[in-house]
Molecule: c-di-GMP-I riboswitch aptamer
Organism: soil metagenome
RNA sequence: GAUAAGGGCAAACUACUCCGAAAGGGUAGGACGCAAAGUCUCCGGCCUACAGCCAUAAGGCUAAGGUAGCGGGGCUGCCGAA
Numbered sequence: 001g002a003u004a005a006g007g008g009c010a011a012a013c014u015a016c017u018c019c020g021a022a023a024g025g026g027u028a029g030g031a032c033g034c035a036a037a038g039u040c041u042c043c044g045g046c047c048u049a050c051a052g053c054c055a056u057a058a059g060g061c062u063a064a065g066g067u068a069g070c071g072g073g074g075c076u077g078c079c080g081a082a
Base pairs, nucleotide, nucleotide: 001079008034009033013029014028015027016026018025019024032069038075039074040073042072043071044070045067046066047065052061053060054059
């Protein structure tokens, strides 16, 4: 970054005698979209709360768990005319 070429990824949803306390993830199907929707939780946001702490209790707080397809940032990378 061009209605170029060859390709890539895969939201919702469905399935699973998969992993997880959950949030969420994995695999298969499926395409809403994506030019970094490759990768890393460093910063902010958001989600969850097993354990821990608080509470007479109801319940509350908390990330060391998640989300990279919520932004910012780091690292890496295919093609490429005018």